Model confidence (mean pLDDT): 79 of 100. FMN riboswitch aptamer (RFN element) from a Thermomicrobiales bacterium, 145 nucleotides, folded computationally. It was read from a public genome assembly, where an Rfam model found it. Taxonomically the source falls in Thermomicrobiales (Bacteria, Pseudomonadati, Thermomicrobiota, Thermomicrobia). It matches the Rfam family "FMN riboswitch aptamer (RFN element)". Its family is annotated with FMN binding in the Gene Ontology.

RNA sequence: CAGAGCCUUCAGGGUGAGGUGAGGCCGCGUUCCGCGGUCAAUUCCUGACCGGCGGUGACAGCCCGCGAGCGCGCGUCGCAGGACAAGCGCAGGAGCCGGUGGAAUUCCGGCGCCGACGGUAGAGUCCGGAUGGGAGAAGGCGCCA
Numbered sequence: 001c002a003g004a005g006c007c008u009u010c011a012g013g014g015u016g017a018g019g020u021g022a023g024g025c026c027g028c029g030u031u032c033c034g035c036g037g038u039c040a041a042u043u044c045c046u047g048a049c050c051g052g053c054g055g056u057g058a059c060a061g062c063c064c065g066c067g068a069g070c071g072c073g074c075g076u077c078g079c080a081g082g083a084c085a086a087g088c089g090c091a092g093g094a095g096c097c098g099g100u101g102g103a104a105u106u107c108c109g110g111c112g113c114c115g116a117c118g119g120u121a122g123a124g125u126c127c128g129g130a131u132g133g134g135a136g137a138a139g140g141c142g143c144c145a
Stems, first nucleotide, its partner, number of pairs: 005141006015047001017046003023039007048125002050115002052066004061113002069090004075084003095111005117128003
């Protein structure tokens, strides 16, 4: 100084346990309605458990970004219905204090907080899109210096 391109593989974890009972069903009394039994929220309550990727003067769910979600869609493929899709837009959560130290909202201690969409008694953990997608990681071929 150069480091174009192609291929392959990999790439997300989590409710031990208990409480309540909207509602359904059954039986009895029965005008209204009431009583009892049973099933019943992993979603409500108590508690429990989980934490993608790159960066960051020292290790991060909550510091800076990326991915996953929703909509539009250059263009490509197809006889067609359609499928894929650069790019753009929307959405895009949450942390403080103290200690150590040259340096930490990343380590240690303490006390907190956050978590897409659809389904279902209201969901970070169940079921589903998903044997999907993907930030990115590893390796190979190859090119160039």